[in-house]
Context: one part of a larger RNA
RNA sequence: GAUGAACGCUAGCGACAGGCUUAACACAUGCAAGUCGAGGGGUAACAGGUCUUCGGACGCUGACGACCGGCGCACGGGUGAGUAACGCGUAUGCAACCUGCCUACUACAGGGGAAUAACCCGGCGAAAGUCGGACUAAUGCCGCAUAAUACAGGGACACCGCAUGGUGCUAUUUGUUAAAGAUUUAUUGGUAGUAGAUGGGCAUGCGUUCCAUUAGUUAGUUGGAAGGGUAACGGCCUACCAAGACAUCGAUGGAUAGGGGAACUGAGAGGUUUAUCCCCCACACCGGUACUGAGACACGGACCGGACUCCUACGGGAGGCAGCAGUGAGGAAUAUUGGUCAAUGGGCGAGAGCCUGAACCAGCCAAGUCGCGUGAAGGAUGACGGUAUUAUGUAUUGUAAACUUCUUUUAUAUAGGAAUAAAACGGGGGACGUGUCCCUUCUUGUAUGUACUAUAUGAAUAAGCAUCGGCUAACUCCGUGCCAGCAGCCGCGGUAAUACGGAGGAUGCAAGCGUUAUUC
Numbered sequence: 001g002a003u004g005a006a007c008g009c010u011a012g013c014g015a016c017a018g019g020c021u022u023a024a025c026a027c028a029u030g031c032a033a034g035u036c037g038a039g040g041g042g043u044a045a046c047a048g049g050u051c052u053u054c055g056g057a058c059g060c061u062g063a064c065g066a067c068c069g070g071c072g073c074a075c076g077g078g079u080g081a082g083u084a085a086c087g088c089g090u091a092u093g094c095a096a097c098c099u100g101c102c103u104a105c106u107a108c109a110g111g112g113g114a115a116u117a118a119c120c121c122g123g124c125g126a127a128a129g130u131c132g133g134a135c136u137a138a139u140g141c142c143g144c145a146u147a148a149u150a151c152a153g154g155g156a157c158a159c160c161g162c163a164u165g166g167u168g169c170u171a172u173u174u175g176u177u178a179a180a181g182a183u184u185u186a187u188u189g190g191u192a193g194u195a196g197a198u199g200g201g202c203a204u205g206c207g208u209u210c211c212a213u214u215a216g217u218u219a220g221u222u223g224g225a226a227g228g229g230u231a232a233c234g235g236c237c238u239a240c241c242a243a244g245a246c247a248u249c250g251a252u253g254g255a256u257a258g259g260g261g262a263a264c265u266g267a268g269a270g271g272u273u274u275a276u277c278c279c280c281c282a283c284a285c286c287g288g289u290a291c292u293g294a295g296a297c298a299c300g301g302a303c304c305g306g307a308c309u310c311c312u313a314c315g316g317g318a319g320g321c322a323g324c325a326g327u328g329a330g331g332a333a334u335a336u337u338g339g340u341c342a343a344u345g346g347g348c349g350a351g352a353g354c355c356u357g358a359a360c361c362a363g364c365c366a367a368g369u370c371g372c373g374u375g376a377a378g379g380a381u382g383a384c385g386g387u388a389u390u391a392u393g394u395a396u397u398g399u400a401a402a403c404u405u406c407u408u409u410u411a412u413a414u415a416g417g418a419a420u421a422a423a424a425c426g427g428g429g430g431a432c433g434u435g436u437c438c439c440u441u442c443u444u445g446u447a448u449g450u451a452c453u454a455u456a457u458g459a460a461u462a463a464g465c466a467u468c469g470g471c472u473a474a475c476u477c478c479g480u481g482c483c484a485g486c487a488g489c490c491g492c493g494g495u496a497a498u499a500c501g502g503a504g505g506a507u508g509c510a511a512g513c514g515u516u517a518u519u520c
Stems, first nucleotide, its partner, number of pairs: 001519003005516005012372005018365002020330001025328003029325003034071003039068002042064002046062003049058003078283003087208008097200002102196007110144001112142002120133005150176005155170001157168004181188002209255003216246003221243004226238003258280004262273004285306005308319004336362001338361003344358001345356004375406004385397005411457006420447001426441007464509005469490003475504005485492002
């Protein structure tokens, strides 16, 4: 000098940023991922309409619970347990790879079938839930047709390279593989392919803590050829064959630790740290496994094992805050069970819109940085009081006070009062490139009656903390008497203590000041 700090004394305001460093300990409660009726059968609720025997009936309409289906849930948010590793950083490579939504281009969409949920009927169960029967739809599922520049195989030619090889042309041939409709007729969606963009996967060079009081380690181990598996290379896996592979240039083992951008310090070299913010990685009660999917081996999905908690009719079930709040515990120590989707962004949707504890705001905390204030000018009988003294005196507190004049930041009261909003949708008009753009109109503000502004009142509402022997700015008196005590180091205290305790005075910093801890 610095800090995600804590403790002691003290405390007026604002802006900006920050706030479990410990138990990856256990969690009550609420919320944190839905959306689409312009995919489908339908109609539980609400509203309208029609009929009505006034009990109701009818999906007819707006809409829509549950169900089938699509997309999303792999993002966003949290944490740092594990990991000394191609995990991260940096630089390369893939002639060994994938990529939903998006963009551009090309081609296509013919004709059928069988089910199943919901609804209905019945059964079992305390519950969670589950079983059977019958009916039915689809952009759900399955055949058939068509088909390539797609995929697989054979053949010919040309060119190239980086070893395995790659690319192109094929009037060269064989085989395989697709689709879905909706509607307000404006559109939008579907299938196949090529290219792009974006995002990922894999491999490699170099760098990446401490211990040798860790010196040998290793059998899928190292390599081969074969097969399997993967989007893809590979002992990734399997059987077989060989006996290799790593290591004092530190293998193996142990300890510690998420990595980086960066931050603090320092003249620099360096040292230390990795809170907040950004990128990457890993994890989601502990361990394992796969399913679905473009993408997961998936925080608020599934299954199995374990520990723990809860419900139970004892037969059996349910759960996972390292999401946002909040609770207990631990601890020196860290906040509200708040508001809004107005803005930014995300998901779904044609759109209106819905959802969003992401986000934006507000609340608490001097825990930090910055800014402002606690008044200004004049004022000497140098007042009173205090303290010191050589004591009728003098010095100091001290222009300090009183007193006079002034100001009103701030405070209180009253009045006015924002920017953040740009739009999108809908209505009207226009342009052309005919699905885009432009103009106009309508509408939308959580924070907020906040910030800010004006007026009125009145110095009015606002100063402490530590130190004063030297280092180190600032000295005297009293008390105590190696006691009580101080102390960062040197050291002080045993009767004149500038070092202990009190007082007066002074010095330093100031809404803070000291102490402790850590680091340079």